[in-house]
RNA sequence: CGGUAGCUCAGGGGAUAGAGCGUCUGCCUCCGGAGCAGAAGGUCGUAGGUUCGAAUCCUAUCCG
Numbered sequence: 001c002g003g004u005a006g007c008u009c010a011g012g013g014g015a016u017a018g019a020g021c022g023u024c025u026g027c028c029u030c031c032g033g034a035g036c037a038g039a040a041g042g043u044c045g046u047a048g049g050u051u052c053g054a055a056u057c058c059u060a061u062c063c064g
Stems, first nucleotide, its partner, number of pairs: 001064003006021004014052001023039005045061005
């Protein structure tokens, strides 16, 4: 310094946490690995604290 979806990463107090790729379903198609539409998938490393509200701030701890 970093840890957030299967992978690569955004988000750095304001309510339902997102993108790309991937996966699944449907459409299209001679076929689909191209194209189109949709869906699933997250204890935000862990445990405490502050706050009306924490992925975000503070402390400890684990991992790289």

This is a predicted structure of a 64-nucleotide RNA (transfer RNA) from Flaviflexus massiliensis.
Rfam family: tRNA. Rfam describes the family as follows. Transfer RNA (tRNA) molecules are approximately 80 nucleotides in length.
The sequence is in RNAcentral, with records from MGnify.
NCBI's taxonomy places the organism under Bacteria, Actinomycetota, Actinomycetes, Actinomycetaceae, Flaviflexus.
The prediction has a mean pLDDT of 81.